Overview
A computed fold for a 73-nucleotide RNA from a bacterium, annotated as transfer RNA. The RNAcentral record of the sequence draws on ENA. The coordinates come from a structure-prediction model, not an experiment, and the mean pLDDT is 84. Rfam family: tRNA. The family's RNA type in Rfam is transfer RNA.
RNA sequence: GGGCCCGUAGUCGAAUGGUUAAGACGCCACUCUCACAAGGUGGAGAGUCAGGGUUCGAUUCCCUGCGGGCCCA
Numbered sequence: 001g002g003g004c005c006c007g008u009a010g011u012c013g014a015a016u017g018g019u020u021a022a023g024a025c026g027c028c029a030c031u032c033u034c035a036c037a038a039g040g041u042g043g044a045g046a047g048u049c050a051g052g053g054u055u056c057g058a059u060u061c062c063c064u065g066c067g068g069g070c071c072c073a
Base pairs, nucleotide, nucleotide: 001072002071003070004069005068006067007066010025011024012023018056027043028042029041030040031039049065050064051063052062053061
């Protein structure tokens, strides 16, 4: 330098253009226990890397940039 893939809560990770953006782990409270862990119940926490475009409507499609990974040179 070229090609491909990825970017969504603290971490992992779903969401085929459409109602409040799932779930798990973690965290907080209560419960249980002599106590801790495990278990049970409830709760908080992200508007999706940035900008622009298409659309009635974008996490999803398109473009540019940024960041990361893999391959080639």